Context: one part of a larger RNA
Parts: sequence; structure tokens; C1' cells
RNA sequence: CUAAGAAACUCAACAAAAUAGCCCCACAACUUCAGGAGAAUGAGCGCCUCCUCACAAAAGGGUAACAGUGACCAGGGACUAGCAACUGUUUACCAAAAACACAAGUCUCCACAAAGUCGUACAACCAUGUAUGGGAGCUGAUGUCUGUCCAAUGUUGAAAGGUCAAGGAAGUUGGUAACCUGAUGAUGGGGAGCAGGCGACCGAAACCCCAAUGAACAGCGACCGUAACAAUAAUAAUCCUAAGGUAGCGAAAUUCGUUAUUGGAUAAGUUUCGACCCGCACGAAAGGCAUAACAAGCUGGGCAUUGUUUCAAAGAGAAGCUUG
Repeated sequence: CUAAGAAACUCAACAAAAUAGCCCCACAACUUCAGGAGAAUGAGCGCCUCCUCACAAAAGGGUAACAGUGACCAGGGACUAGCAACUGUUUACCAAAAACACAAGUCUCCACAAAGUCGUACAACCAUGUAUGGGAGCUGAUGUCUGUCCAAUGUUGAAAGGUCAAGGAAGUUGGUAACCUGAUGAUGGGGAGCAGGCGACCGAAACCCCAAUGAACAGCGACCGUAACAAUAAUAAUCCUAAGGUAGCGAAAUUCGUUAUUGGAUAAGUUUCGACCCGCACGAAAGGCAUAACAAGCUGGGCAUUGUUUCAAAGAGAAGCUUG
């Protein structure tokens, strides 16, 4: 660089090709009305001359070629689903992402010698800040919403009762014993003190008890019967529970069985899109559902394009090898 085909290649159009500049027309769904958008699609472009003239631009005339952004440089574009709103950040040296962050929402702590953090301490940060502030947790733009359960665990509150430590303590008990007494004796009689044992009673928080609290940690049933074909069960009964999953979504980044079933796309589709719902094992801030814009992200099909391929061929240059 290549006849004809054009993704038949392959995990996957990976790679390559194609597109490309400037100007003019034209420009969809959707939309947070800003966008989407360079959407898409289509036309023109050189050089010479002329007029208005200012360098530019526009109009007219001429002009060789397949080709005038003549080489170089220089967006491929459209549809669809899921995900994350976005710009941003990240595993220096195999991961750039759907992970992190984010604005925003919410809960909670903290009145200043603040809470929180570090330190044995003095100090220090927070902060030369003061609740429109600071710390900790969760969610993560926006739209629309955020159901039920306080039995358990946690947190907060209340102070009546129960339990309860060190310590205190009336009393009681064993030891020792100055001293007094006794007759200068006795294993006599008394006995302060010292150091022990037991100890009624007093004695805080915690715990028990009581109450509140879910954008606190969490949880959100089972079984049997029933409608004039059959099937199904709005409905009825029973058991258990703190309460039995509401809205929305649903074979999903979640569905094992499973390539569920059905419709679309193909001649043929374990993928994909639309539905269905017997959700093994979705579900409402470990947020539910929807969503324009955005993406070196991910899924499926199609246009353009091509040596990816059918299936290889030629070949400048380079490398290897050989010879000099």
C1' cells in the first nucleotide's frame, strides 16, 4: 500500500482506518431553561483581476488540475441501559473506578479556663475563634419522598423504692496491761491505755426499677379454609411477636434454581432492552425511586470506516543472519 467482501476477527472493533481547519446555512429528543450543541445534516475555500476602499470582508469577471485547510498540523458521529449529580482526589512502582471527597441534608456534644485532641506534668492545638462558632457520626447536587417497631442493646431523663464499697460507728468480744487495792503473799479483786475480732446503724455513683428516644445499634412472621368450570383469594379463623416491610422499585452491580416466562433486536441472541412478579436473599439518610448536564468509567445494538478477518500478496526503510 492492496482486488472483492466489510467485524465474518476477537473476551471486547483491541489495533488501524476514517473524521479534522476557517466561513455560511441548518440543528432533534430531553431539560434543573443555563444547556443539550461543534448536535446531526449540507454548502463554500486556491490563484489572477476589478469596484467600494482601510489592512479586512462581501459581490462580479477570468483560470490549469482527480484534488485549493492541495504537504504538515487538525473532533468520528448518533441510539440505549445501569452507576456516580457535577470540577476534583486515590493504591509513588500491576487497580483512576461505580471507591474517596464534595456542595447540601440531618443527628449529637459544647456557654468559653468550651466540647474534642495531645501530654506524667507545665504547656499546646481548637482559636488571637465564641453557637450564622467549634468538635464527632451518618447520608451525599437537584426533584419526590423518607413508612412501622422503644421488647433487646445504647443514649438521655427522673428521682420514690430495692441492692451496695471504702469509711464512720453505738455496742460486744478475745489479747496485753501501766496503775490502784490486797498482807510486802495469792492462778485474789478492779483497771485507764495499746493493738485486734464481730458489729445494729449511717454511707455516693453504678445496677435493678420507671420514662423518653430510630436521619441511635438494630428489627420489620407463620399456618389453615373460602367466590356458581377450573385457578386464584378481596375475605374469614388460629398461633406467635416490640412490631410484622408502607410508598417506590424488582431475574436487578441484589435472582440460587436460571439460558425463569413473555415481547423487541438477529436467519440464528446464556448478553441486551421493554414487561411480568414465587423478591433463594430489594426497600426507604449502611437512604428508596426518578433525573438534565458531566465521564481516559461500564453494558447492548447500529452508521461511517477500515488488512481485525476471509487470506494473504507486494514492499521503501529498519533489525537479525551471512560475507567483506
Predicted 3D model of a 324-nucleotide part of an RNA (large-subunit ribosomal RNA, domain IV) from Olea europaea subsp. europaea. Its mean pLDDT, the model's own confidence on a scale to 100, is 86. Lineage of the source: Eukaryota > Viridiplantae > Spermatophyta > Gunneridae > Olea europaea. Rfam family: Bacterial large subunit ribosomal RNA.